[in-house]
RNA sequence: GCGUCCGUAGCUCAACUGGAUAGAGCGCCAGAUUUCGGCUCUGGAGGUUCAGGGUUCGACUCCUUGCGGACGCACCA
Numbered sequence: 001g002c003g004u005c006c007g008u009a010g011c012u013c014a015a016c017u018g019g020a021u022a023g024a025g026c027g028c029c030a031g032a033u034u035u036c037g038g039c040u041c042u043g044g045a046g047g048u049u050c051a052g053g054g055u056u057c058g059a060c061u062c063c064u065u066g067c068g069g070a071c072g073c074a075c076c077a
């Protein structure tokens, strides 16, 4: 350099193949329980879905450009 795949909450992943309000577990905060802590239970906060543009009545999902990452091939030596 070329090709393929990936990017969603602090972390790990969903979102039924375009449908209305993007969820779960862990973690965090508060409360209950407990002598205190842990375990357990209840509630809560937390998202520019990597960024720009496009298609569509409607985009996490499709197209395109860029950025970042993984892998393969090539190049150099």
Stems, first nucleotide, its partner, number of pairs: 001073007010026004019057001028044005050066005